[in-house]
RNA sequence: GGCUUAUUAGCUCAGUGGAAAGAGCGCCCCGUUCCUACCGGGGAGGUCGCGGGUUCAAUUCCCGCAUAGGCUU
Numbered sequence: 001g002g003c004u005u006a007u008u009a010g011c012u013c014a015g016u017g018g019a020a021a022g023a024g025c026g027c028c029c030c031g032u033u034c035c036u037a038c039c040g041g042g043g044a045g046g047u048c049g050c051g052g053g054u055u056c057a058a059u060u061c062c063c064g065c066a067u068a069g070g071c072u073u
Base pairs, nucleotide, nucleotide: 001072002071003070004069005068006067007066010025011024012023013022018056027043028042029041030040031039049065050064051063052062053061
């Protein structure tokens, strides 16, 4: 240099055209307990990497860029 995969919550990941974008762990509050842990209930937290394009409508499709990983010369 060429090809390729990934980028969504603090972390690990789902979601691949239309619902108010979700789960587990973590965090905060409450209950339970002598206390802690476990367990139960509730809550906060997201410009869906950035910029364009297609579409009535984009996290989702297309292009470029950035970052990370892999293959290859």
Predicted 3D model of a 73-nucleotide RNA (transfer RNA) from a Rhodocyclaceae bacterium. It matches the Rfam family "tRNA". It is annotated as a transfer RNA. Taxonomically the source falls in Rhodocyclaceae (Bacteria, Pseudomonadota, Betaproteobacteria, Rhodocyclales). Model confidence (mean pLDDT): 81 of 100.